[in-house]
Order: sequence, then structure tokens, then C1' cells
RNA sequence: GCCCUUGUAGUUCAAUGGAAAGAAUAGAAGUUUUCUAAACUUUUGAUAGUGGUUCGAUUCCACUCAGGGGUA
Repeated sequence: GCCCUUGUAGUUCAAUGGAAAGAAUAGAAGUUUUCUAAACUUUUGAUAGUGGUUCGAUUCCACUCAGGGGUA
């Protein structure tokens, strides 16, 4: 250089074209407890970026960025 692949919450993962992108864990508040831990309730928080296709994009396409793998 070329080819393949991945990028979603602080972290690990769902969602393969259609309503407000969901779960666990972590964070915050509350209940309970003499206190802590545990348990329960509530709550905050995310689609790598730009453009395109489409009535509609996390999903499809192009390029860029970042990680991984293969190739002489």
C1' cells in the first nucleotide's frame, strides 16, 4: 500500500429499515438498619465524524478518524 473486521451509557453487551435506542453493572437520591454492608424503589447517562439513499437509518452506501487481523 491492498483486503477483511470492529466502533452504541464510566464498563460489558442487545436492538439487521419503523413508536420514547434497552439490559446488567457502575454513579446519585430515597426506604430499611444503632452504623456499615446487603435488599428494594426512583433517577442520570450513549449510536466515532461528515455526506448520501429512503417517507423513515444504530442498521444500507461513500469517505475520513481510531482499534484489531491478514497479505508481499
Predicted 3D model of a 72-nucleotide RNA (transfer RNA) from Richelia sp. RM2_1_2. It matches the Rfam family "tRNA". By type it is a transfer RNA. NCBI's taxonomy places the organism under Bacteria, Cyanobacteriota, Cyanophyceae, Nostocales, Richelia. Model confidence (mean pLDDT): 81 of 100.